About this RNA
The prediction has a mean pLDDT of 81. This is a predicted structure of a 74-nucleotide RNA (transfer RNA) from a bacterium. It matches the Rfam family "tRNA". Its family is annotated with triplet codon-amino acid adaptor activity in the Gene Ontology.
């Protein structure tokens, strides 16, 4: 170089055939409980869905281009 696969919250990862609002455990923040501290239990806060572009009334989901990471083949 060519092919492929990934890439959504701080981590790990869902998300069906484009159509409520983007989720979940695990971490963090407060909170109850306890003399505390752990377990538990309650709330909450956090996302340009890798980027730019395009198709559609409508894109996290189809299409181009690039970027990153993995592998695979020269």
């Nucleotide at each position: 170089g060519g092919c492929g696969a990934u890439g959504u919250a701080g981590c790990u990862c869902a998300g069906c055939u484009g159509g409520u609002c983007a989720g979940a455990g695990c971490g963090c923040a407060c909170g109850a409980c306890u003399c505390a501290u752990a377990a538990u239990c309650g709330u909450g806060a956090a996302g340009u869905c890798g980027a730019c572009g395009g198709u559609u009334c409508a894109a996290g989901u189809c299409c181009g281009u690039c970027c990153a990471u993995c592998g695979c083949c020269a």